RNA sequence: GCGGUCGUAUCUCAAUGGUAGAGAGCUUGCUUGCCAAGCAAGAGGUUGGGGGUUCAAGUCCCCUCGACCGCU
Numbered sequence: 001g002c003g004g005u006c007g008u009a010u011c012u013c014a015a016u017g018g019u020a021g022a023g024a025g026c027u028u029g030c031u032u033g034c035c036a037a038g039c040a041a042g043a044g045g046u047u048g049g050g051g052g053u054u055c056a057a058g059u060c061c062c063c064u065c066g067a068c069c070g071c072u
Stems, first nucleotide, its partner, number of pairs: 001071007010024004018055001026042005048064005
């Protein structure tokens, strides 16, 4: 330099162009002599950034940044 894969909640990851979710973690309550476990509820998101297509974009297209892999 060229090609490919990926980037979504604190973490690990889902999501057919049609209300962004799960598990773990966190907070509160219940339970317990205390802790852990268990049960219930809750908070938490600029879907890396910018632009385009569309009635509607995490998803499609372009640019860009970052991580990883391959080629030279």
Background
Predicted 3D model of a 72-nucleotide RNA (transfer RNA) from a Desulfatiglandales bacterium. Its mean pLDDT, the model's own confidence on a scale to 100, is 82. The sequence is in RNAcentral, with records from ENA. Lineage of the source: Bacteria > Pseudomonadati > Thermodesulfobacteriota > Desulfobacteria > Desulfatiglandales. Rfam family: tRNA. By type it is a transfer RNA.